This is a predicted structure of a 74-nucleotide RNA (transfer RNA) from a Candidatus Parcubacteria bacterium. It matches the Rfam family "tRNA". Rfam's curators write: Transfer RNA (tRNA) molecules are approximately 80 nucleotides in length. Rfam classes the family as a transfer RNA. Rfam links the family to the GO term triplet codon-amino acid adaptor activity.

RNA sequence: CGCGGGGUGGAGCAGUCUGGUAGCUCGCAGGGCUCAUAACCCUGAGGUCGUGGGUUCAAAUCCCACCCCCGCAA
Numbered sequence: 001c002g003c004g005g006g007g008u009g010g011a012g013c014a015g016u017c018u019g020g021u022a023g024c025u026c027g028c029a030g031g032g033c034u035c036a037u038a039a040c041c042c043u044g045a046g047g048u049c050g051u052g053g054g055u056u057c058a059a060a061u062c063c064c065a066c067c068c069c070c071g072c073a074a
Base pairs, nucleotide, nucleotide: 002072003071004070005069006068007067010026011025012024013023020057028044029043030042031041032040050066051065052064053063054062
């Protein structure tokens, strides 16, 4: 250099095909329950969706370039 997969709250992942409210589990904070802890229940905070452009009324999603990680081949 070539091919493939991936980048989304603190962690692990959906959502992309078919553009239209940013979602799940765990974790974290507060409350409830309990003599107390765990478990369980309720509520909440936390996201420039890798970066920069383009298309569009509207982009995590479509197009282009680039960056990073993993694998294959050489």